This is a predicted structure of a 1445-nucleotide RNA (small-subunit ribosomal RNA) from an uncultured Actinomycetales bacterium. It matches the Rfam family "Bacterial small subunit ribosomal RNA". Rfam links the family to the GO terms ribosome and structural constituent of ribosome. Model confidence (mean pLDDT): 83 of 100.
RNA sequence: GACAAACGCUGGCGGCGUGCUUAACACAUGCAAGUCGAACGGAAAGGCUUCUAGCUUGCUAGAAGUACUCGAGUGGCGAACGGGUGAGUAACACGUGAGUGCUCUGCCCUCUACUCUGGGAUAAGCUUGGGAAACUGGGUCUAUUACUGGAUAGGACACCUCUUUAGUGUGGGGUGUGGAAAGUUUUUUCGGUAGGGGAUGAGCUCGCGGCCUAUCAGCUUGUUGGUGAGGUAAUGGCUUACCAAGGCGUCGACGGGUAGCCGGCCUGAGAGGGUGUACGGCCACAUUGGGACUGAGACACGGCCCAGACUCCUACGGGAGGCAGCAGUGGGGAAUAUUGCACAAUGGGCGCAAGCCUGAUGCAGCGACGCCGCGUGGGGGAUGAAGGCCUUCGGGUUGUAAACUCCUUUCAGUUGGGACGAAGCCUUUGGGUGACGGUACCUUCAGAAGAAGCACCGGCUAACUAUGUGCCAGCAGCCGCGGUAAUACAUAGGGUGCGAGCGUUGUCCGGAUUUACUGGGCGUAAGGAGCUCGUAGGUGGUUUGUCACGUCGUCCGUGAAAUUCUGGGGCUUAACUCCAGGCGUGCAGGCGAUACGGGCAUAACUUGAGUGUUGUAGGGGAGACUGGAAUUCCUGGUGUAGCGGUGGAAUGCGCAGAUAUCAGGAAGAACACCGAUGGCGAAGGCAGGUCUCUGGGCAAUAACUGACGCUGAGGAGCGAAAGCAUGGGGAGCGAACAGGAUUAGAUACCCUGGUAGUCCAUGCCGUAAACGGUGGGCGCUAGAUGUGGGGACCUUCCACGGUUUCUGUGUCGUAGCUAACGCAUUAAGCGCCCCGCCUGGGGAGUACGGCCGCAAGGCUAAAACUCAAAGGAAUUGACGGGGGCCCGCACAAGCGGCGGAGCAUGUGGAUUAAUUCGAUGCAACGCGAAGAACCUUACCUGGGCUUGACAUAUACAGGAUGGGCGUAGAGAUACGUUGUCCCUUUGUGGUCUGUAUACAGGUGGUGCAUGGUUGUCGUCAGCUCGUGUCGUGAGAUGUUGGGUUAAGUCCCGCAACGAGCGCAACCCUUGUCGUGUGUUACCAGCAUUUGGUUGGGGACUCACACGAGACUGCCGGGGUUAACUCGGAGGAAGGUGGGGAUGACGUCAAAUCAUCAUGCCCCUUAUGUCCAGGGCUUCACACGUGCUACAAUGGUCGGUACAGAGGGUUGCGAUACUGUGAGGUGGAGCUAAUCCCUUAAAGCCGGUCUCAGUUCGGAUUGGAGUCUGCAACUCGACUCCAUGAAGUCGGAGUCGCUAGUAAUCGCAGAUCAGCAAUGCUGCGGUGAAUACGUUCCCGGGCCUUGUACACACCGCCCGUCACGUCAUGAAAGUUGGUAACAUCCGAAGCCAGUGGCCUAACCUUUUGGGGGGAGCUGUCGAAGGUGGGAUUGGUGAUUGGGACG
Repeated sequence: GACAAACGCUGGCGGCGUGCUUAACACAUGCAAGUCGAACGGAAAGGCUUCUAGCUUGCUAGAAGUACUCGAGUGGCGAACGGGUGAGUAACACGUGAGUGCUCUGCCCUCUACUCUGGGAUAAGCUUGGGAAACUGGGUCUAUUACUGGAUAGGACACCUCUUUAGUGUGGGGUGUGGAAAGUUUUUUCGGUAGGGGAUGAGCUCGCGGCCUAUCAGCUUGUUGGUGAGGUAAUGGCUUACCAAGGCGUCGACGGGUAGCCGGCCUGAGAGGGUGUACGGCCACAUUGGGACUGAGACACGGCCCAGACUCCUACGGGAGGCAGCAGUGGGGAAUAUUGCACAAUGGGCGCAAGCCUGAUGCAGCGACGCCGCGUGGGGGAUGAAGGCCUUCGGGUUGUAAACUCCUUUCAGUUGGGACGAAGCCUUUGGGUGACGGUACCUUCAGAAGAAGCACCGGCUAACUAUGUGCCAGCAGCCGCGGUAAUACAUAGGGUGCGAGCGUUGUCCGGAUUUACUGGGCGUAAGGAGCUCGUAGGUGGUUUGUCACGUCGUCCGUGAAAUUCUGGGGCUUAACUCCAGGCGUGCAGGCGAUACGGGCAUAACUUGAGUGUUGUAGGGGAGACUGGAAUUCCUGGUGUAGCGGUGGAAUGCGCAGAUAUCAGGAAGAACACCGAUGGCGAAGGCAGGUCUCUGGGCAAUAACUGACGCUGAGGAGCGAAAGCAUGGGGAGCGAACAGGAUUAGAUACCCUGGUAGUCCAUGCCGUAAACGGUGGGCGCUAGAUGUGGGGACCUUCCACGGUUUCUGUGUCGUAGCUAACGCAUUAAGCGCCCCGCCUGGGGAGUACGGCCGCAAGGCUAAAACUCAAAGGAAUUGACGGGGGCCCGCACAAGCGGCGGAGCAUGUGGAUUAAUUCGAUGCAACGCGAAGAACCUUACCUGGGCUUGACAUAUACAGGAUGGGCGUAGAGAUACGUUGUCCCUUUGUGGUCUGUAUACAGGUGGUGCAUGGUUGUCGUCAGCUCGUGUCGUGAGAUGUUGGGUUAAGUCCCGCAACGAGCGCAACCCUUGUCGUGUGUUACCAGCAUUUGGUUGGGGACUCACACGAGACUGCCGGGGUUAACUCGGAGGAAGGUGGGGAUGACGUCAAAUCAUCAUGCCCCUUAUGUCCAGGGCUUCACACGUGCUACAAUGGUCGGUACAGAGGGUUGCGAUACUGUGAGGUGGAGCUAAUCCCUUAAAGCCGGUCUCAGUUCGGAUUGGAGUCUGCAACUCGACUCCAUGAAGUCGGAGUCGCUAGUAAUCGCAGAUCAGCAAUGCUGCGGUGAAUACGUUCCCGGGCCUUGUACACACCGCCCGUCACGUCAUGAAAGUUGGUAACAUCCGAAGCCAGUGGCCUAACCUUUUGGGGGGAGCUGUCGAAGGUGGGAUUGGUGAUUGGGACG
């Protein structure tokens, strides 16, 4: 795009079309084929006329007549047309083109001739029987255009013959045979017979064309041909007798499946593909099967006979029927109409005609089933109304849409009129004849009045928002959507598309170059047969002549009409229809052309191909013979304890003498070195040597043949290894098997043994990653460089060497090709010829069938079902028990810990009314928390409040509110009492309280909706961009490489050149010096004092500022005259001087909604808020992080020395007094370089303890206190006295640290009333050891490689087993279908025969004859019975694999 469509929702009108695709299933009822009295005898019914009877004088009955007319009958024509259907049919059925010299043709047209004369019956009628009926018998009359005898007749027919022809033709002559006729009408007419021609229709024959299947390969006996006969309208095995043995087939016979064919129709640019409804042509069929009759025509839809099935009637004896005609019914189905009107028109039958008949046809009815047309209103109209929806709350949108106003009236409705189609025919010349139809059309009237839906809106694909839902419900053509912010579901608003329709489903073509003729491919995506020979076929070198088969040109016939196309005409337009033209690419024929292809000449040629001759290389093949090394075994000698084997072992062998070694012997198999991307062969494959036989190649030569060539469906041969069969052989190796190991296991890898086999002969098998994953042949298209074989030339004494040529075999590479990888004269390039093969993955190279095989198995080779991919090449990452390089307290080397104890603290778990919440590998766990007794506090219990504890606004009311006191209460709170505002613009003021409304509030949820902040890889050296270049592209290059660095740091090189974020530096601090300034800091010298106290000083320390200094700058070695590196000098400091701050692109949906902010959701007398008490402090247990220890490098006592950095007015708090002590009293000084916290401790000097659960260790517990605070019970810290637990250095494992570091010692601060602090953040004192090195563990960086991974190895993924679903194979069987065969029976009927029987026409003559008939018999013969097979379905316990979950 289309449809004979169906379904869903919706539905105003008209025109034209169209309507059982399924059950060729069964059919009630009505109709669909009759007509002619101008063929006939007639008169049942009706009409008319006459008569009679009855009488209600216009009715009934009867009789006669007539033929207006006509039932039944004889006869003629028609019924073979028209109408229906598509079952069968793969066929001369159809289409197209020829032929008929193998034919027939009623009615019609035309021409010629004729139409004479006799006869006997019979239906109807009358009568009489049988039967339920259908129907039928006997008797007796009668007519014809019915039947029949005779006459006449040729150019009819038959035979002979001549001519001509391709023949059965045409024409001429001769002889012979039999055969015709009908009448009718008043007339004209109309008929009848014979023959010729025409027209029409039909039969038959042939060429060509159009389905699937080879898992159908052989078929055929009347079969193929001939002769004779029969038969037919006619040819013919059409039939029959005889003879011959043919005929068809890979160019697909035979069989199976499916199917009416065509013009056309749909689609497509075309070529094609699909289709055959309606209309038209042909065919076939008429309940199923068979058969003939009649006839011009049938083997006959509405005829006959027989058989079968079914239905109906019956008196049970018998009968009747055939809608695939039109309507209609049932049934089937997703689905398809009225038991209508009319013969008015067109056409048909009969008839002289009028006319009759006609479910053909013309019309109407039903169905949006299709195509076409029209309408559902038009103009104006902004407050952009209301309502709806959305909203950033401003608005937007629906939307000029509506309302409103001004118009119009198609269609529908209504009023009145009203056709064309009609010509013929009849006729009294007036006229009459229309189913559709009171329809089309014209006209009147009224009023916007009666008339819009459907699908879609994630992409493809035009059109977006809200709400609901929450992997549910659902959607979906493909991709896919839905798990709480869904443009994808549902609804709404809006929009888009089409519109009386719109969607869905089904089918066909297109897109699909996705079967490729036009117009594809086969190295790796599917795809070259394992290789060769060769048949058919296809294809084929040069020259000449000829033919004209292909090919080309032109002409003629045909290619029906309709359809399509073009131009016109008619319906208002269109659809529709009419006219004209074109097309119809085809087939057949005539004439012409001859380049090319083809045939012919048994024409010619030599370059293709082959032969010959001369050489030559070779693991080419077959057979025979033969050699040495090695292994094993046997015998003997020597000799002694192990051998062997492995990662390490063990099994095994060995004192009965192994292994080792020497000598001799046996056997089998394989051939080191040479040896090589070297050679040979068609491939498989081929290797010690010699001989015999033998195939092929190459080079040179140019004697011979003269296209002999190439390819090759079928076919044949060869064909590794393994395997099979028979017979040998068997050293080594070695499936199976055994043992030992390894391992979680180890039916393996390793070891010790070992059977088939491996070897030979003969015969099978016929497959391999049989691979160059690349079929064969020929020609053409740059080169460079190896190597094997041969030739020529140059050079040379020779050997080398050089140039060139042919033929093999490799590597690299240009053009070109390729998706890329790659190929590239040995093509995967450019062309030609031939063969094989492919068409998404799986199922499956499987099942069934067939062929082959001894078997194993091979060859050929599907389907159901299932998936949306499977696959190729390349790219970027990630990963690897891949490789290379490098780094890091990563390992190693060291020091000290943790893990064991007690306690502290955090977490898990358990518990609880609650033990609030968060953090969970590294990167949670002394974390948020720099401080939970109340508060904090979010949790629990109980008690209260509801515009609220807090904010803003409005309205109203009030004088305050707050505070103090008292009472009740656990308190919140309530009540009482006390006393009390501000300014001025005195008010609708400010402030406050109460009431009310908007709202507040939430540490409620979602960190997977977010912002911000943070952790981590990682202070690792990386991450990118612009332009250019390369690549079809993803991408690459730069950023790789060689060096170097802490560093993508720098240098060099380079199709790259530059740049950015990172690195480094700039910043802070510390280390040295200088300058400036010296108070509260300092004090050398001078005073003064022993308190830098004071005067003074500005030197020093120190503080605060500002500068200097370090840059591989200098020297030397190395290195590419580089970057840089090593060493040295100087220097306070040397190669980043030490430390800090600083964290690239990104990763982890990492952490946080409980810091804060925030979308959405949720709560609103509660999930908000206030209060009291409790809890966060529990405790069998487990883990993390710490503190204190276990002691003598120590504890304890006494004396004594030296810091830095901080903090302090609600504070630090001195001197002094007091207490054993915590502390208390007290208050100087200090808003701080001034005063205070503040005595630093380890250290040093001296005493004591003496290795023990201790003078170690301090937990726990009792008692007594201090301090803070409203309050120390749950639940604070500290002090004193007493008590004195575990613990004697810690298993597996694990952590930190490279120098002022570890270790060790103390000090300060934040938070804070106090304190759980042993935590955290800082400060200084004392102050080490070790690093060979990068193999290994962990983490990271760069390059490279493989990949089936890409939520990226915590990946992907294979098979069994278990369960469920589905389709399918096998299967003892069982049950159907189809087509044949054999045999039995043998209906109807044609044909043949026929004793007896019956018999009108003619002849004889009364007796027969001729002829005919019934009956009977025979051949053939449908259905049916029986039988064994073939083929194809259904089903089947069980069983096999497969697919999906």